Molecule: c-di-GMP-I riboswitch aptamer
Organism: Chloracidobacterium sp. UBA6041
RNA sequence: ACCGAUAACCGGCAAACCCGUCGCGAGGCGGGGACGCAAAGCCAAGCACCUCUUUGAGAACGGCUGGCUACCGAA
Numbered sequence: 001a002c003c004g005a006u007a008a009c010c011g012g013c014a015a016a017c018c019c020g021u022c023g024c025g026a027g028g029c030g031g032g033g034a035c036g037c038a039a040a041g042c043c044a045a046g047c048a049c050c051u052c053u054u055u056g057a058g059a060a061c062g063g064c065u066g067g068c069u070a071c072c073g074a075a
Stems, first nucleotide, its partner, number of pairs: 012037002017032006035062001041068003045065003050058003
């Protein structure tokens, strides 16, 4: 120097719940709020789970796999 990588630092995200709003609904959006998170950033492919106008169409993914990307960095 390079690679890797936890602690630490700068920070980041935001569960439940409440208010408003949209939706048949699961749930989404905005505000408040923090249970937690080193990918709790993005995608939504598979499985699980959920909804309905049910043999299909949706929702969500902070459940498990998978793919892509990323800040800092002692030992």